Molecule: SAM riboswitch aptamer (S box leader)
C1' cells in the first nucleotide's frame, strides 16, 4: 500500500504547551483568539481483537470523545433505498 469481511442514527472532555486553522476530497455548510491544528496529562466511550467472567463481568491491544460518516456528490420516480468514496476492526497476502 492494494484485496477480503464487518460496523459506521447510540455513545464519549477537560487542563497544560501551543499559536491559526480545522471538519478525508469538491461544493455546500459549519466550528475556531470565548484560542484551530498539533504535542502531552488526566478523564470517559465501548465498536473489533485477545485473555477472563455466572455475566460485555473485568483485564489489555486497536479506535474514538462537535454537528447521521455534519449535508450533498453516483443510480434510482421528488422521498427513501442502494452503491462509490471515506473512516476503523479483524483477516489473508
Nucleotide at each position: 500500500u492494494g484485496c477480503u469481511c464487518a460496523u459506521c442514527a447510540a455513545g464519549a472532555g477537560c487542563g497544560a504547551c501551543g499559536g491559526a486553522g480545522g471538519g478525508a476530497c469538491u461544493g455546500g455548510c459549519c466550528c475556531u483568539g470565548u484560542g484551530a491544528a498539533g504535542u502531552c496529562g488526566c478523564a470517559g466511550c465501548a465498536a473489533c481483537c485477545u485473555g477472563u467472567u455466572c455475566g460485555g463481568u473485568c483485564a489489555g491491544g486497536u479506535g474514538c470523545u462537535a454537528a447521521u460518516u455534519c449535508c450533498a456528490g453516483c443510480g434510482u420516480g421528488u422521498a427513501g433505498c442502494g452503491a462509490g468514496a471515506g473512516a476503523u476492526g479483524a483477516g489473508a497476502a